[in-house]
The part of an RNA shown here (small-subunit ribosomal RNA, 3' minor domain) has 146 nucleotides and comes from an uncultured Alphaproteobacteria bacterium.
Context: one part of a larger RNA
RNA sequence: CACCGCCCGUCACACCAUGGGAGUUGGGUUUACCCGAAGGCCGUGCGCCAACCAGCAAUGGGGGCAGCGGACCACGGUGAGCUCAGCGACUGGGGUGAAGUCGUAACAAGGUAGCCGUAGGGGAACCUGCGGCUGGAUCACCUCCU
Numbered sequence: 001c002a003c004c005g006c007c008c009g010u011c012a013c014a015c016c017a018u019g020g021g022a023g024u025u026g027g028g029u030u031u032a033c034c035c036g037a038a039g040g041c042c043g044u045g046c047g048c049c050a051a052c053c054a055g056c057a058a059u060g061g062g063g064g065c066a067g068c069g070g071a072c073c074a075c076g077g078u079g080a081g082c083u084c085a086g087c088g089a090c091u092g093g094g095g096u097g098a099a100g101u102c103g104u105a106a107c108a109a110g111g112u113a114g115c116c117g118u119a120g121g122g123g124a125a126c127c128u129g130c131g132g133c134u135g136g137a138u139c140a141c142c143u144c145c146u
Base pairs, nucleotide, nucleotide: 003110005107008103009102011100013097014096015095016094018092019091020090023087024086025085026084027083028082029081030080031079032078033077034076039072041070042069043068044067047065048064049063052061053060054059113134114133115132116131117130118129119128120127121126
């Protein structure tokens, strides 16, 4: 490249991230309960014991061992909660993408001025009603300035 301009939304296509989603898979963590190995600890210790004590001895004492009971407790199990991540039919919009579709809403009074709020309606941009604004063109008048 200046109206043969600019430009809006639906729809179609491709890609990207993302929300919802019956659920599903895995990780972290909290909590309640169940189970409770080994271990040291506490208790008990009718069975057992060479050493120590008494005794001539039998035996007794002391100490210890096995066994038994207990609280602690790793792992494990069950339930509930929190959290992170992956997958998930379907679904919602979003972003991006030279030459797709439909129209033409906005920009010049954009051909019904536009915009804001609100309600209803509509393939879509949008349309209509009500209220508001001028960030409206045009015409006329008034005031002020030059």